Context: one part of a larger RNA
RNA sequence: GGAUGAACGCUGGCGGCGUGCCUAACACAUGCAAGUCGAACGGGAACCUCUGGAUUCGUCUAGAGGGGAGAGUGGCGAACGGGUGAGUAACACGUUGGUGACCUGCCUCGAAGAUGGGGAUAACCAUUGGAAACGAUGGCUAAUACCCGAUAGUCUCAGUGAUUCGGUUCAUUGAGUAAAGCUCCGGCGCUUCGAGAGGGGCCUGCGGCCCAUCAGCUAGUUGGUAGGGUAACGGCCUACCAAGGCGAAGACGGGUAGGGGGCGUGAGAGCGUGACCCCCCACACUGGCACUGUGAUACGGGCCAGACUCCUACGGGAGGCAGCAGUGAGGAAUAUUGCCCAAUGGGCGAAAGCCUGAGGCAGCAACGCCGCGUGGGUGAUGAAGGCUUUCGAGUUGUAAAACCCUUUUCUGGGGGACGAGAAAGGACGGUACCCCAGGAAUAAGUCUCGGCUAACUAUGUGCCAGCAGCCGCGGUAAGACAUAGGAGGCGAGCGUUAUCC
Numbered sequence: 001g002g003a004u005g006a007a008c009g010c011u012g013g014c015g016g017c018g019u020g021c022c023u024a025a026c027a028c029a030u031g032c033a034a035g036u037c038g039a040a041c042g043g044g045a046a047c048c049u050c051u052g053g054a055u056u057c058g059u060c061u062a063g064a065g066g067g068g069a070g071a072g073u074g075g076c077g078a079a080c081g082g083g084u085g086a087g088u089a090a091c092a093c094g095u096u097g098g099u100g101a102c103c104u105g106c107c108u109c110g111a112a113g114a115u116g117g118g119g120a121u122a123a124c125c126a127u128u129g130g131a132a133a134c135g136a137u138g139g140c141u142a143a144u145a146c147c148c149g150a151u152a153g154u155c156u157c158a159g160u161g162a163u164u165c166g167g168u169u170c171a172u173u174g175a176g177u178a179a180a181g182c183u184c185c186g187g188c189g190c191u192u193c194g195a196g197a198g199g200g201g202c203c204u205g206c207g208g209c210c211c212a213u214c215a216g217c218u219a220g221u222u223g224g225u226a227g228g229g230u231a232a233c234g235g236c237c238u239a240c241c242a243a244g245g246c247g248a249a250g251a252c253g254g255g256u257a258g259g260g261g262g263c264g265u266g267a268g269a270g271c272g273u274g275a276c277c278c279c280c281c282a283c284a285c286u287g288g289c290a291c292u293g294u295g296a297u298a299c300g301g302g303c304c305a306g307a308c309u310c311c312u313a314c315g316g317g318a319g320g321c322a323g324c325a326g327u328g329a330g331g332a333a334u335a336u337u338g339c340c341c342a343a344u345g346g347g348c349g350a351a352a353g354c355c356u357g358a359g360g361c362a363g364c365a366a367c368g369c370c371g372c373g374u375g376g377g378u379g380a381u382g383a384a385g386g387c388u389u390u391c392g393a394g395u396u397g398u399a400a401a402a403c404c405c406u407u408u409u410c411u412g413g414g415g416g417a418c419g420a421g422a423a424a425g426g427a428c429g430g431u432a433c434c435c436c437a438g439g440a441a442u443a444a445g446u447c448u449c450g451g452c453u454a455a456c457u458a459u460g461u462g463c464c465a466g467c468a469g470c471c472g473c474g475g476u477a478a479g480a481c482a483u484a485g486g487a488g489g490c491g492a493g494c495g496u497u498a499u500c501c
Base pairs, nucleotide, nucleotide: 001501002500003499004498006497007496008495009494010493013372014371015370016369017368018367019365020364021330026328027327028326030325031324032323035076036075037074040073041072047066048065049064050063051062052061053060054059083283084282085281093207094206095205097203098202099201102200103199104198107196108195109194110193111192112191113190115149116148117147118146124139125138126137127136128135129134155176156175157174158173159172160171161170162169181188182187209255210254211253216246217245218244221243222242223241224240225239226238227237228236258280259279260278261277262273263272264271265270285306286305287304288303289302308319309318310317311316336362338361339360340359344358345356346355347354348353375405376404377403378402385396386395387394388393410438411437412436413435414434415433419428445490446489447488448487449486450471451470452469456485457484458483459482460481466473467472
């Protein structure tokens, strides 16, 4: 000198675009953050209309039609999106290959198909336990829920033969396995197989921290055989057999740490760093476990244990903000319990649409970068005042006043969007922007002035009070402390501190 997710001191007019718990992965009140489909299914409250009956004229009741709330079965989604960086020195990440060892819902293309039956069950009704959370028993019922049979091969499995280094490919024999309907009649779905796209699993060469005051480490350990398990190879797991495997090219141990694209600095080499944005990983109160599912060992699902908090009728229950706001605590320190789904995107739906604290906006903060303004011109008897003085004057200083001008900003009034791809539809927003009027009006500080280093005098103080980045100043004329005048630097900022180059 440059840089920062900064903080602190003094000061502070406006706008645009960004950024904003670096500490306690500390604890959390409250609200919201994941639903949707009635064109899969049974049922159906409130309410409305009509008809009949009763009526104390308030209304009650029965039937029919409409209406569709809340709940339930079923499907898809909830594995995305959003947060955090605790753990992890590892195939976690980056990059290079491999998979003859693999999977893939929705989407696209192609081929073929969808036939006949069955038994349940929630909702509901009845009885009933419990303070609650939540149940128990009996009875009725539907489906794109569940089950059985039929049909089928280029599908799956097994055998045989050929092929291949091999589990690949071909031929042949046998066995096995599908389906669901809805409709507003346009379609939307369903089953099997093949291919694709996109996504993922696994393996692998190489690369990127510190300590040798860590030198030896290892029993599923290293390999084999057989079996289990998985979508899949594999000590992944089990039984048996062998005795191996790793290591100064640093094993093992300890410390620290999410990795990368990048970012900062630097002429570069390098050094430092990993906020915001993008990709990957890991985690979701702590530890463990599986279920469902194409996909999870699942942040707002489940079970068990633990710590903590809450409710209780003491028998028993409920919870998990490292989602968005917000609270307490910690801290030098970091924001609103805001508006909207109008746009972009996502989920569901045939669609209308619903949901969406993703997202779009607004609010707060000079936290950062960029831009603009705080006026312009003329104006010497160099006014007054201040400070200095050798008492002559010098300086503040064209600075002010005064005159002329302008209106960026500001205030008031009027108009008023783009963003919305055919019509309508805008949270932002009566915002941006445009026009008119008014009036210099609303707007300057901060640090320094001994040398480094641009900028000097006076007074006070008297090794005191104090200053200080280094050298060093201060003990009676201090350009170094304090105050004043003046000057220099930068300027809505200026200094200080911390950290990196």
The part of an RNA shown here (small-subunit ribosomal RNA, 5' domain) has 501 nucleotides and comes from an uncultured Chloroflexota bacterium. The full RNA is in RNAcentral, with records from ENA, Greengenes and SILVA.